[in-house]
Formats: sequence, C1' cells, structure tokens
RNA sequence: UCUGUUCGGUGGCAAAACUGGAGUAAUCCAGUGACGCAAAGCUGCGGGUCCUUCAGGGAUAGCCGGGCUACUAAA
Repeated sequence: UCUGUUCGGUGGCAAAACUGGAGUAAUCCAGUGACGCAAAGCUGCGGGUCCUUCAGGGAUAGCCGGGCUACUAAA
C1' cells in the first nucleotide's frame, strides 16, 4: 500500500402511515415519521417485478447480480 473479516465511535440514509404537490399509471418530489440499512452511495449493463396511450415508452438501485466510488479506530 492492497484485499477480506470482526467490534465500537462520529456522522449518514430512511420502510409503513399521514399531509401537500407532479404523473393516465407504475411511481416520484417536499414535510412529518423511524421499519430497517455497512454501501439502503452512484449507475437501468444483465435478469426479475410493476405501469402504459404497447413496432414502443416508462417505473423500481430498500428484488438479485454486474460496474464505479467511499468516513474513523482497533485487531
């Protein structure tokens, strides 16, 4: 210096539900909230699921895999 594992700290993210807004919809954004998360950070590249006005277009990264990146301390 790199890789992996374990424990702890600071800090981080934020499910359901409710309120307001956007969208045909899946779903998204903001606020409250706190089920969980060590990549629940980023990325639709592969698969899955979902929506649709279906030669097509879209949503989901908190469904799985891949790629990229990452804080502190000890062993």
Source information: The RNA shown here (c-di-GMP-I riboswitch aptamer) has 75 nucleotides and comes from a Desulfuromonadales bacterium. Of the family's consensus pairs, 95% are formed in the model. The coordinates come from a structure-prediction model, not an experiment, and the mean pLDDT is 79.